[in-house]
RNA sequence: GCCUUAUUAGCUCAGCAGGUAGAGCACACGGCUGUUAACCGUGGGGUCGCAGGUUCGAGUCCUGCAUAAGGCG
Numbered sequence: 001g002c003c004u005u006a007u008u009a010g011c012u013c014a015g016c017a018g019g020u021a022g023a024g025c026a027c028a029c030g031g032c033u034g035u036u037a038a039c040c041g042u043g044g045g046g047u048c049g050c051a052g053g054u055u056c057g058a059g060u061c062c063u064g065c066a067u068a069a070g071g072c073g
Stems, first nucleotide, its partner, number of pairs: 001072007010025004019056001027043005049065005
């Protein structure tokens, strides 16, 4: 220098024919229990790495950049 993959909630990840962003764990509140734990329910929390482009509409497609991992020279 070139190529590939990854980047989504506090953490681990899903979302892949473009159509209102989700799960588990964690956290808060409530129920249950003599209490705690466990269990059950409810809730808060996201500029989908950054900047552009395409489109009526982008986490998803295209371009550049950044970070991480791997490969080639």
The RNA shown here (transfer RNA) has 73 nucleotides and comes from a Candidatus Woesearchaeota archaeon.
Its mean pLDDT, the model's own confidence on a scale to 100, is 81.
The source organism's lineage runs through Archaea, Nanobdellati and Candidatus Woesearchaeota.
It matches the Rfam family "tRNA". Its family is annotated with triplet codon-amino acid adaptor activity in the Gene Ontology. It is annotated as a transfer RNA.
It was read from a public genome assembly.